Transfer RNA from a Candidatus Cloacimonadota bacterium, 75 nucleotides, folded computationally.
C1' cells in the first nucleotide's frame, strides 16, 4: 500500500429496510433466621464519526477513525 472482517446497553453478542433486543451485570420488591440461589418488576442506547439513497436506515452506498486477520517482500 491492497484485500477481508468487526465497531449496537457496563460486559458478551443478536437483530441485515418498517417501534432496538437477549444473556450476564445493576436497582427495587418477594421468598429465606441471614447470605447465596430462585421469582417478579425496573433503569440503562444520538447503533464508532460525517455525508448520501429512501416515505422510512443499526441494516444499502461513499468517506474517515479504531481494532483483528490476510496479501505484498524472493526470481
Nucleotide at each position: 500500500u491492497c484485500c477481508u472482517g468487526a465497531a449496537u446497553a457496563g460486559c458478551u453478542c443478536a437483530g441485515c429496510g418498517g417501534u432496538a433486543g437477549a444473556g450476564c451485570g445493576g436497582g427495587u420488591g418477594g421468598c429465606u433466621g441471614u447470605u447465596a440461589a430462585c421469582c417478579a418488576c425496573u433503569a440503562g442506547g444520538u447503533c464508532g464519526g460525517g455525508g448520501g439513497u429512501u416515505c422510512g436506515a443499526a441494516u444499502c452506498c461513499c468517506u474517515c477513525u479504531u481494532c483483528a486477520g490476510g496479501a505484498g517482500c524472493c526470481a
The prediction has a mean pLDDT of 82.